[in-house]
RNA sequence: AGAGGUCGCCGAACCUAUCAGUAACCGGGAGCAGACAGUGCGGUGUCGUGCAUUCCCGGCGAAAGGAAGUCCGGCCGAAAUGGUUCGGAUCCGCCCAUCCGAGCCGUUGGGCCCGGGUCGAACAGGUCCGGGACUGUCGCAACCCGAUGUUGCGGAGCGCU
Numbered sequence: 001a002g003a004g005g006u007c008g009c010c011g012a013a014c015c016u017a018u019c020a021g022u023a024a025c026c027g028g029g030a031g032c033a034g035a036c037a038g039u040g041c042g043g044u045g046u047c048g049u050g051c052a053u054u055c056c057c058g059g060c061g062a063a064a065g066g067a068a069g070u071c072c073g074g075c076c077g078a079a080a081u082g083g084u085u086c087g088g089a090u091c092c093g094c095c096c097a098u099c100c101g102a103g104c105c106g107u108u109g110g111g112c113c114c115g116g117g118u119c120g121a122a123c124a125g126g127u128c129c130g131g132g133a134c135u136g137u138c139g140c141a142a143c144c145c146g147a148u149g150u151u152g153c154g155g156a157g158c159g160c161u
Base pairs, nucleotide, nucleotide: 001161002160005076008075009074010073011072013070014069016067025059026058027057028056029055030054034047035046036045037044038096040094041093042092043091079108080107081106082105083104084103085102086101087100088099089098090097109135110134112132113131114130115129116128117127118126119125137155138154139153140152141151142150143149
């Protein structure tokens, strides 16, 4: 320097479905003294007898996060992810949870399918573990006998050319 490819990896933009006939808002009814700011406790703030939160009916009706597709760009440890520590966000403090970033120690050659755990609104999707066939690569063995091929087994990207 280069290769892997059923969708190889990552990111932006556009677009589509989902989220969801949900939240919010408006009208009517029931009902009651509490309710909300992720969970618990404490605090603070806000809403509430001018009837809230909640439940039912009707009207109107989203968005974010996550994902598919198209296209462009950057790439081939591309990158993803587990554990742990620290910092930040979710009103404040403590415990927890989720998300974002960084450090350290690990895992994964690659995508696909099945089962389970976990995150998630999710029968989507991500990820981890187990299993399966496929594929790239190298090694070993056998076959073939000149096609450098076929079959089987094994290794890991700290690889291969």
The RNA shown here (Lysine riboswitch aptamer) has 161 nucleotides and comes from Bifidobacterium asteroides.
The prediction has a mean pLDDT of 77.
Taxonomically the source falls in Bifidobacterium (Bacteria, Actinomycetota, Bifidobacteriales, Bifidobacteriaceae).